[in-house]
Context: one part of a larger RNA
RNA sequence: UUGGGCGUAAAGGGAGCGUAGGCUGUUUAUUAAGUCUGAUGUGAAAGCCCGUGGCUCAACCACGGAGGGUCAUUGGAAACUGAUAAACUUGAAUACAGAAGAGGCAAGUGGAAUUUCAUGUGUAGCGGUGGAAUGCGUAGAUAUAUGAAGGAACACCAGUGGCGAAGGCGACUUGCUGGUCUGUUAUUGACGCUGAUGCUCGACAGCGUGGGGAGCAAAUAGGAUUAGAUACCCUAGUAGUCCACGCCGUAAACGAUGAGUGCUAAGUGUUGGAAGGGCUACCUUUCAGUGCUGAAGCUAACGCAUUAAGCACUCCGCCUGAGGAGUACGGUCGCAAGGCUGAAACUC
Numbered sequence: 001u002u003g004g005g006c007g008u009a010a011a012g013g014g015a016g017c018g019u020a021g022g023c024u025g026u027u028u029a030u031u032a033a034g035u036c037u038g039a040u041g042u043g044a045a046a047g048c049c050c051g052u053g054g055c056u057c058a059a060c061c062a063c064g065g066a067g068g069g070u071c072a073u074u075g076g077a078a079a080c081u082g083a084u085a086a087a088c089u090u091g092a093a094u095a096c097a098g099a100a101g102a103g104g105c106a107a108g109u110g111g112a113a114u115u116u117c118a119u120g121u122g123u124a125g126c127g128g129u130g131g132a133a134u135g136c137g138u139a140g141a142u143a144u145a146u147g148a149a150g151g152a153a154c155a156c157c158a159g160u161g162g163c164g165a166a167g168g169c170g171a172c173u174u175g176c177u178g179g180u181c182u183g184u185u186a187u188u189g190a191c192g193c194u195g196a197u198g199c200u201c202g203a204c205a206g207c208g209u210g211g212g213g214a215g216c217a218a219a220u221a222g223g224a225u226u227a228g229a230u231a232c233c234c235u236a237g238u239a240g241u242c243c244a245c246g247c248c249g250u251a252a253a254c255g256a257u258g259a260g261u262g263c264u265a266a267g268u269g270u271u272g273g274a275a276g277g278g279c280u281a282c283c284u285u286u287c288a289g290u291g292c293u294g295a296a297g298c299u300a301a302c303g304c305a306u307u308a309a310g311c312a313c314u315c316c317g318c319c320u321g322a323g324g325a326g327u328a329c330g331g332u333c334g335c336a337a338g339g340c341u342g343a344a345a346c347u348c
Stems, first nucleotide, its partner, number of pairs: 004319003007302002012316001014201004021194003025088007033081002035077007042069001049065006091191001092188003096183004103177007110154001115149007125136002162169002206247006215241002220236004258315006266293012297304002321348003330341004
């Protein structure tokens, strides 16, 4: 490389947008580049293959034939691919009428709780644990009441519920804003799918500058435990956690399952619509999601099973024994931490 693969054995890119490229609905006509086909030319000889013959056979040699091409010129075919022209509506999109939603951003507001402060009441303990101690407290703590400050998070509702491409999103109100679904069919008329490079987004932790700092809490200190205890437990506690702007670009970024399209038994929940029947409960049908059980089929098995890991097609990414190693070197990005790309010797 081919073949074969990628839920769990090695292997789906963290996610999207999108360039080139690849692939691409239905019908008609034309063309004839691809495709198929005829003829002519050419593809030296020798060799290879087939046949016949000559050295006694064979090797070897001679003769004849066949074969050999991304070939050139020319004639033809028109199903498929391409090209051109015309048309269509099912794919795609737009408009209209409705629907649901923690989708995003900004501003404002709220209550519960923790902590602290002030004041009142009040007196000897509080706290903590397996048990203790460090710690706090007669300079009046804990408890309790009133008031104030400040920061962070939003109980119940809450649900294999919803929304988002993923990361993710949960108090309330307002403003701006993205997407989705349903219905009627009206309009455009293939405008589509995928997507190397590229661009954008991307939890936590971390970094830079400036704020903020209630609670929690790496580091750190002390108390315990222990043979020791650089831990588990306890008392404190700084970065950080929060905000603004900028970086980082990684995760078991997981459904460990790339995107899109078509086809393929059923049953039972649930969310958002629509239509019909009942016109109260509810029932039936259908579309779009989201769960469970399960037939065929698939699978090494586990299991998957109309939300496929089934049957097919298109495009991208990736894998190729274990270790060495996601290391070294080089390149590139980054303030750094490090990221991306990514070997070999050697060993088994």
A computed fold for a 348-nucleotide part of an RNA from an uncultured Bacillota bacterium, annotated as small-subunit ribosomal RNA, central domain.